[in-house]
RNA sequence: GGGUACAUAGCUCAGUGGUAGAGCGCCGCCCUUACAAGGCGGAUGUCGGCGGUUCGAACCCGUCUGUACCCACCG
Repeated sequence: GGGUACAUAGCUCAGUGGUAGAGCGCCGCCCUUACAAGGCGGAUGUCGGCGGUUCGAACCCGUCUGUACCCACCG
C1' cells in the first nucleotide's frame, strides 16, 4: 500500500428497511432468623463519527476512525 470481517445496554450477543431486544449483571419489593436460590417489578442505548439514498435507516451507499486477520512491499 491492497483486501476481508467486525463496531448495538455494564459484559456476551441477536435484530439485515417499518417505534431497539435476549442472556448474564445492576436496582427495588416478596420469600428467609440471615444469605443464596426462587417469584414480581424497574432502569438501561445519540446502534463508532459524518454525509447520502428512501415516505421511513441499527439495517442500503460513500467516507473517516478503531480492532482483528490475510496479501504485497521493505531489512
Predicted 3D model of a 75-nucleotide RNA (transfer RNA) from Streptomyces triticirhizae. Its Rfam family is "tRNA". Rfam links the family to the GO term triplet codon-amino acid adaptor activity. It is annotated as a transfer RNA. The RNAcentral record of the sequence draws on ENA. The coordinates come from a structure-prediction model, not an experiment, and the mean pLDDT is 80.